[in-house]
């Protein structure tokens, strides 16, 4: 230098192909249960969807550029 994958909640990640409500588990807070804790159960808390621009009535999703990271080729 060329190519491919990944970047979404504090952490691990689904959703992207085929545009329309952002979700799960763990963690955290509160409550129930218990003599008390753990476990379990319920509720809550949570996200500028890597950044900028474009297309569109509407973008995590489509297009362009850039940044970070992993791998392959040279």
């Nucleotide at each position: 230098g060329g190519g491919a994958g990944g970047g979404u909640a504090g952490c691990u990640u689904a959703g992207c192909c085929u545009g329309g409500g952002g979700g799960a588990g763990c963690a955290g807070u509160c409550g129930a249960c218990u003599g008390a804790u753990a476990a379990u159960c319920g509720a809550c808390c949570g996200g500028u969807c890597g950044g900028a621009g474009g297309u569109u009535c509407a973008a995590a999703u489509c297009c362009u550029c850039c940044c970070c990271u992993u791998c392959c080729c040279a």